[in-house]
RNA sequence: GCCUGGCUAGCUCAGUUGGUAGAGCAUCUGACUUUUAAUUUGAGGGUCCAGAGUUCAAAUCUCUGGUCAGGUG
Numbered sequence: 001g002c003c004u005g006g007c008u009a010g011c012u013c014a015g016u017u018g019g020u021a022g023a024g025c026a027u028c029u030g031a032c033u034u035u036u037a038a039u040u041u042g043a044g045g046g047u048c049c050a051g052a053g054u055u056c057a058a059a060u061c062u063c064u065g066g067u068c069a070g071g072u073g
Stems, first nucleotide, its partner, number of pairs: 001072007010025004019056001027043002030040002049065005
């Protein structure tokens, strides 16, 4: 230099054929318990890496850039 893949909640990751973004863990809270732990109820938390394009509508499709990992001359 070229090629491939990843980037979504605090963390690890889903997200199908474009149609209101989810799970587990963690955090907060109610119950239970003498207390802690365990169990259990509920809640909060997202500009989906950035910009542009297509579309009535984009995490999803296209282009450019950033970053991380791998391959290759």